[in-house]
RNA sequence: AGAGUUUGAUCCUGGCUCAGGACGAACGCUGGCGGCGUGCUUAACACAUGCAAGUCGAACGGACCAUUUGCAACGUUUGUUGUGGGUGGUUAGUGGCGGACGGGUGAGUAACACGUGAGUAACCUGCCCCUUGGUUUUUUGGGAUAACUGCUUGAAAGGGUGGCUAAUACCGAUGGUGCGGUUGGUGUCGCAUGACAUUGAUCGGGAAGAACAGUCUUUAUUGGUUGUUUGGUUGGGGAUGGGCUCGCAGCCUAUGACUUUGUUGGUGGGGUGAUGGCUUACCAAGGCUUUGACGGGUAGCCGGCCUGAGAGGGUGGUCGGUCACAUUGGGACUGAGAUACGGCCCAGACUCCUACGGGAGGCAGCAGUGGGGAAUAUUGCACAAUGAACGGAAGUUUGAUGCAGCGACGCCGUGUGAGGGAUGAAGGCCUUUGGGUUGUAAACCUUUUUCGCUUUUGACCAAGGCACAGGUUUGGCCUGUGUUGAGGGUAGGGGGUAAAUGAAGCUCCGGCUAACUACGUGCCAGCAGCCGCGGUAAUACGUAGGGAGCGAGCGUUGUCCGGAUUUAUUGGGCGUAAAGGGCUUGUAGGUGGUGUGUCGCGUCUGUCGUGAAAUUCCAUGGCUUAACUGUGGGAGUGCGGUGGAUACGGGCAUGCUUGAGUGCGGUAGGGGAGACUGGAAUUCUUGGUGUAGCGGUGGAAUGCGCAGAUAUCAGGAGGAACACCGGUGGCGAAGGCGGGUCUCUGGGCCGUUACUGACGCUGAGGAGCGAAAGCGUGGGGAGCGAACAGGAUUAGAUACCCUGGUAGUCCACGCUGUAAACGUUGGACACUAGAUGUGGUGGUCUCACUGUUUUGUGGGGUUGCUGUGUCGUAGUUAACGCAUUAAGUGUCCCGCCUGGGGAGUACGGCCGCAAGGCUAAAACUCAAAGGAAUUGACGGGGACCCGCACAAGCAGUGGAGUAUGUGGUUUAAUUCGACGCAACGCGAAGAACCUUACCAGGGCUUGACAUCCCUCGCAAUCCCUAGAGAUAGGGAGUUCCCUUCGGGGACGAGGAGACAGGUGGUGCAUGGUUGUCGUCAGCUCGUGUCGUGAGAUGUUCGGUUAAGUCCGGCAACGAGCGCAACCCCUAUUGUCUGUUACUACCAUUAAGUUGAGGACUCAGACGAGACUGCCGUUAAUAAAGCGGAGGAAGGUGGGGAGGACGUCAAAUCAUCAUGCCCCUUAUGUCCUGGGCUACACACGUACUACAAUGGCUACCACAGAGGGCAGCAACGCCGCGAGGCCAAGCGAAUCCCCAAAGGUAGUCCCAGUUCGGAUUGCAGGCUGCAACUCGCCUGCAUGAAGUCGGAAUUGCUAGUAAUGGCAGGUCAGCAUACUGCCGUGAAUACGUUAAAGGGUCUUGUACUCACCGCCCG
Repeated sequence: AGAGUUUGAUCCUGGCUCAGGACGAACGCUGGCGGCGUGCUUAACACAUGCAAGUCGAACGGACCAUUUGCAACGUUUGUUGUGGGUGGUUAGUGGCGGACGGGUGAGUAACACGUGAGUAACCUGCCCCUUGGUUUUUUGGGAUAACUGCUUGAAAGGGUGGCUAAUACCGAUGGUGCGGUUGGUGUCGCAUGACAUUGAUCGGGAAGAACAGUCUUUAUUGGUUGUUUGGUUGGGGAUGGGCUCGCAGCCUAUGACUUUGUUGGUGGGGUGAUGGCUUACCAAGGCUUUGACGGGUAGCCGGCCUGAGAGGGUGGUCGGUCACAUUGGGACUGAGAUACGGCCCAGACUCCUACGGGAGGCAGCAGUGGGGAAUAUUGCACAAUGAACGGAAGUUUGAUGCAGCGACGCCGUGUGAGGGAUGAAGGCCUUUGGGUUGUAAACCUUUUUCGCUUUUGACCAAGGCACAGGUUUGGCCUGUGUUGAGGGUAGGGGGUAAAUGAAGCUCCGGCUAACUACGUGCCAGCAGCCGCGGUAAUACGUAGGGAGCGAGCGUUGUCCGGAUUUAUUGGGCGUAAAGGGCUUGUAGGUGGUGUGUCGCGUCUGUCGUGAAAUUCCAUGGCUUAACUGUGGGAGUGCGGUGGAUACGGGCAUGCUUGAGUGCGGUAGGGGAGACUGGAAUUCUUGGUGUAGCGGUGGAAUGCGCAGAUAUCAGGAGGAACACCGGUGGCGAAGGCGGGUCUCUGGGCCGUUACUGACGCUGAGGAGCGAAAGCGUGGGGAGCGAACAGGAUUAGAUACCCUGGUAGUCCACGCUGUAAACGUUGGACACUAGAUGUGGUGGUCUCACUGUUUUGUGGGGUUGCUGUGUCGUAGUUAACGCAUUAAGUGUCCCGCCUGGGGAGUACGGCCGCAAGGCUAAAACUCAAAGGAAUUGACGGGGACCCGCACAAGCAGUGGAGUAUGUGGUUUAAUUCGACGCAACGCGAAGAACCUUACCAGGGCUUGACAUCCCUCGCAAUCCCUAGAGAUAGGGAGUUCCCUUCGGGGACGAGGAGACAGGUGGUGCAUGGUUGUCGUCAGCUCGUGUCGUGAGAUGUUCGGUUAAGUCCGGCAACGAGCGCAACCCCUAUUGUCUGUUACUACCAUUAAGUUGAGGACUCAGACGAGACUGCCGUUAAUAAAGCGGAGGAAGGUGGGGAGGACGUCAAAUCAUCAUGCCCCUUAUGUCCUGGGCUACACACGUACUACAAUGGCUACCACAGAGGGCAGCAACGCCGCGAGGCCAAGCGAAUCCCCAAAGGUAGUCCCAGUUCGGAUUGCAGGCUGCAACUCGCCUGCAUGAAGUCGGAAUUGCUAGUAAUGGCAGGUCAGCAUACUGCCGUGAAUACGUUAAAGGGUCUUGUACUCACCGCCCG
């Protein structure tokens, strides 16, 4: 310090989430030790039991015990009883002090409760300290009362009554030059009331003894006296602790705006320690409040603590200060102090006891119990220390405190070993099977012993107190000895122990965020803080291995701060993201021009007081270290006093004129209100003319019309609105304002500079204005027209369209108070380049006209002020844009915003007649919602262009029969794949067996096939038997190669295991291959430039092209993949070469048959040729287009091959390859048979037809390209024929296989035919182990449907369509399929973008999985 998340990507806005720190915590897993801290946050819920406040006999009278002593009685041995005294101890009661501290809790309290700083001249203060007086107590009196005792009552708690007694108990008296009150005088001082000092008069109140020592005295008790200590009393002062008052500061809420009657003030009385409405009577009517009163909600406050860079935000547990409370509420008493936690009284609730009459109690003290709760400890030890109460003291008491116990609750420290140790062991996990990793980790060797365990020793804390002894300055003063420790036999120290032993876990590993693999699971189980993972290869689930982090802890949950500049003072915004009030006026408030003087309030500065301690920071000490803790300093940003400064802001005073306003002179205008008035048009009405329609629509209908419409002419009525001018022109604050005239009236602008002298700006509340619709009352009502009715449209049509039509629209008065009331831009002032229009009004120069002149009118130039537009620089903005009319740069004031939805909603309040308006939430829910711009895609948006895209044509398909493929169905199986175009005569260039993957049955299990190892053997091959065959058994046969003669190799048989094998799954794990858009003209890159960026530019634009083809221009310049060309075939020709090709000439033959020829054809090789090259014209002097010449061919001549970046998770795991998964006596492999050929049906693709442009018969022609030895086969013979027999030739320009449409004749005569050939029967042929399931062909016979095909739909632009045949591959055989070949050989294209598709530019978009989208109800 940031990060993730809105998008295909980008920038911004904006929320959500994370990383950090903290905790009185809780929960999960785990847990060695120690130190220091800390521990009911909930029920201020209820409490059993014990303890937490007593102490003093040196205040008092008694009682009891012990001891000692005297006397008396009894007994007489110790003794017992009674009585008196001494000493010591205990103590119920009276009395004193303390129970107001200490300890707990946070319910209440929004308050002078707390904090801070002042005040008290308005006050108090026990114990403590200093001081004072009575030469105080040798002053003086008095009467009681508890205890005790008698009687009595009650269950008890308790009580009543009679009798006795004491005091430092109680009540008097005395007591001053002191104190207090009342009332006078004087002086000094103070901010006021007043204070202090001093001096008169008068009144008033105040005491208690005790102990010790010495001494005198008494029979004794006793009494006196001296000294000391202590207590008591009156004043003064101090210290400490409090009371009261005041300034300032600190929560939420206006969906609570008014509140208050002792209330605010005064006077008198009362009350208090003291001021005061504190209280009371009377008088006055005030007091507080938008600077938030009063009410409601919440809460103890602070030092501090947590967080933060800070400013802030949150918090107030432990420790400390303070307040409040003590079962709930109320009350006083006592006292120095209380309205009293462990006191009293009353009332309430609750609990307990009870004899039912009545009593007792208060854990928010320490432990502890129940309850509540996620959750919080022992009914411990000790007063040894520190402190507190009492006491003269010893001492007693003390759940304060000191310690211990429990809890990883927190912080801190420490350990679980250290060094060596590679065969990198075993095991685990992964693996490409080579290895890697766990990992120097372990084992093993050496060594050490913190902590733990055990044993022994053993503290500091003890200053002090007490006892004794001695000394002594006689002071509980000094010295010595003894004694006093809860914690504790603890801390610490020493020894021992041992196979280093007894001591490591938790979370995480997709990104944020450090850390990765395997297996399991298969949108299941589950995870998740956010984004999100999981649908068969999950680094995200679960487990394991490994790794990362922290470590006696680690995670989770909760809360707070941070990050969040996401409430913005520091430090945000409001044109479009949330956000400018509809507009104006104006109150409070805020803010404010210029000069001088003054004050010193703000401001600045020095100094003083305070800001408790602890905490924090710094420095330095003590515990082995640290936590912890001691000491010193800083800080505590604050408040108060005081000295100084006076620029700036402010107050006061006095000026100024530029801000503002006024006056005067002009001026434009749909500014406003009222009255009057005008013409055009619509409608209605009267009359005339006139006749059958009108009207309306995309087309119609409803409607109107023979009772006379529409049309037309004339007259009349009535209401509303004002054509042209008219204009990003004018006016107004906004809403808004438009025929004309008159009256009244507001504001602006220009000129002038006479007047006032800061009077200004803004403006919470308030007030006024405020379109349309709507409401009320009364008018008015022509047209238009919600609602409504009817007709259409439509799947429907509560709409759009049409015919009608009420409210309303209009007027007057009143209400409503809202709009996309928008420039989505609040107002004012100042400053900051310009250019160009336009409205108003001035200055100045100039021209023209009129005019005697002044003047006036018009034009032009220049310039000022003021409005209103457009463009544009700087600047600004997320961008778009804005840009002197700012969204720029500044100042002042107001309003408003803080994620989306819920919702401008509910509730409440105010307003309204109502409709409704203003104000305005929450629960819940989502991780986005949104702005601007970008790339695409899309549009029943635009522009341009293309193609058999349409159109123009030709021929078809769809109907029939058959073939073939597919779906479906069937089946043991009908193997599998392909599914819009781009699956369906497709993989399959050919399923009888084989193929074959499917089914049934029969077999095999290292296997049909490969490699390695061992043993044995030798091949092959042939025959026989069984069997459907695979196979099994038997027989014959004996021969391979190399050799160092051991053996080896090939081959066969057997065996063991590694492994083979799989057309099993996944084409959504893949490679490769292919289809498609599409032979469409596109797709990109480098550098540069522009943009914050995604991106843009280039590639757009003007032309042109088949083409991103080329030219020109241009912030682009170049380049690549595509286009084109290069390649092949074909069309013309040249040269060379002529056999198996060719034959003009010369011979020859039946025949280019043979000589011969090298001309021609043809073949092969190499060339030429075509390039818009030439001419003309058009275009921009370009590219190019058009026309022409020449030419075999003309503008790519015609075909082919060739397919950019990419799209479709397109197709294929069954061509092949391949990851992973699966099978392994089977999902492998062999065999026989069957199936892939089934058949109600549906679809695709073809063939054959339906006939005369034809069929049949006869005769006559003309190709190209291919193929041929397990082959093509001539000729000849046989057969009606398929074919058979024989067989020449040919491994091919030589031989063989080879046309049909066509032509010439004849026939048929429009028929289901001499068309058509399906189907079926019989008889044959061919191939082949084998034609039954299931081949092809022939002959004879049979002779089905079909007479040109509905909706719909396909192909084709020239040697093309159509039509005719031929060949080839596959193949034993099987072709209507496929691939090629040649023959015959058309028609049409005016033209267009309307339909489908593609390309370019542009535009809109809420789409980007991209319109088969998104999305609403």
Molecule: small-subunit ribosomal RNA
Organism: uncultured bacterium